[in-house]
RNA sequence: UUCUUAUCAAGAAAGACUGAGGGAUUUGACCCGAUGACGUCUUGGCAACCUGUCGGAAGAUAAGGUGCCAAAUUCAACCCGAAAGGGACAGAUAAGUA
Numbered sequence: 001u002u003c004u005u006a007u008c009a010a011g012a013a014a015g016a017c018u019g020a021g022g023g024a025u026u027u028g029a030c031c032c033g034a035u036g037a038c039g040u041c042u043u044g045g046c047a048a049c050c051u052g053u054c055g056g057a058a059g060a061u062a063a064g065g066u067g068c069c070a071a072a073u074u075c076a077a078c079c080c081g082a083a084a085g086g087g088a089c090a091g092a093u094a095a096g097u098a
Base pairs, nucleotide, nucleotide: 001098003096004095005094006093007092008091013043014042015041016040017039021032022031023030026077027076028075029074044069045068046067049065050064051062052061053060054059073090078087079086080085
């Protein structure tokens, strides 16, 4: 990287460094940002996909491998719908797969 399956409105921030954009992509909206965002590092935390333990199972529990810690995956775009809303596409993460 390919494909498959599952999940994605819950949850969880401080410090240091840096210094101008950032929120995946395109357009639009909206928001975050010199009261320092984004990013990196350290520490801390959340969750429980894989994993360990208990269990017949349901489940409970721990936190080793990942993941995550503004806003629904920030929202809309394509389809259905008067709307609310639902679905698809795309994306993210996990487990498996060639």
A computed fold for a 98-nucleotide RNA from Flavobacterium silvaticum, annotated as SAM riboswitch aptamer (S box leader). Rfam family: SAM riboswitch aptamer (S box leader). On this family, see Grundy and Henkin, Mol Microbiol 1998: "The S box regulon: a new global transcription termination control system for methionine and cysteine biosynthesis genes in gram-positive bacteria".